[in-house]
Parts: sequence; C1' cells; structure tokens
RNA sequence: CCGUGUGAUGGGGAUGGGGCUCCCCGACAACCGCCUUGAAGAAGGCUGAUAGCUCCUGCUGCGUG
Repeated sequence: CCGUGUGAUGGGGAUGGGGCUCCCCGACAACCGCCUUGAAGAAGGCUGAUAGCUCCUGCUGCGUG
C1' cells in the first nucleotide's frame, strides 16, 4: 500500500484543553444551569470555563510597577 473478514475500540456529567478521582448511560440512553412574571407560549434577570481536585488558556474584579 492492496485485498478479505470481524464489529471491537464506547458515550455523558449547562462555555475550552490536560492529569487524577467519582458518578451515570448503553445510542429509543445518560446530558442539555438557576431566578422572577405568566394559564401557556413567552418576556426579563443571574452564577460558573471543574461532576470534584489540580494545571494551562480565555474572561472578569482589585492592588502595585
């Protein structure tokens, strides 16, 4: 590189990536944040780059040079 066979290797945890740990799901799944008003549709507002810890990147606030 070509050919044949098999259908293994998984996926997810409200904004990015890495490591470790935990939990959930089996593709018809797990997952897809919160508050206020409204019968509902919807409208308005708020927190966080983590599921947890940690590092990097980005963002934000304060102080110093």

The RNA shown here (Fluoride riboswitch aptamer (crcB RNA motif)) has 65 nucleotides and comes from Rhizobiales bacterium YIM 77505. The model forms 100% of the base pairs in the Rfam consensus. The prediction has a mean pLDDT of 77. Lineage of the source: Bacteria > Pseudomonadati > Pseudomonadota > Alphaproteobacteria > Hyphomicrobiales.